[in-house]
């Protein structure tokens, strides 16, 4: 070169067209003398970029990027 998987919350990951989740982490309260641990709330995201096809896209289609793995290997 040329192929396949990945790319979603701080971290690990779900989510195969219909208003984006969980666990842990962070905060806040409640329990408790204080810490733990526990419980109960919050707060954190336009889903790698960029277009396109929908009435609608994280989900489908091209493309650019980047990680790893595998094939070739000429100039």
């Nucleotide at each position: 070169g040329c192929g396949g998987u990945u790319g979603u919350a701080g971290c690990u990951c779900a989510g195969u067209g219909g208003u984006a989740g969980a666990g842990c982490a962070u905060c806040u309260g409640g329990u408790u003398g204080c810490c733990a641990a526990u419980c109960a709330g919050a707060a954190g995201g336009c889903c790698a970029c960029g277009g396109g096809u929908u009435c609608a896209a994280a989900u489908c289609c091209c493309g650019u990027c980047a990680a790893c793995c595998g094939c070739u290997c000429c100039a």

About this RNA
The RNA shown here (transfer RNA) has 75 nucleotides and comes from a Deltaproteobacteria bacterium. Model confidence (mean pLDDT): 81 of 100. It matches the Rfam family "tRNA". The family's RNA type in Rfam is transfer RNA. The sequence is in RNAcentral, with records from ENA.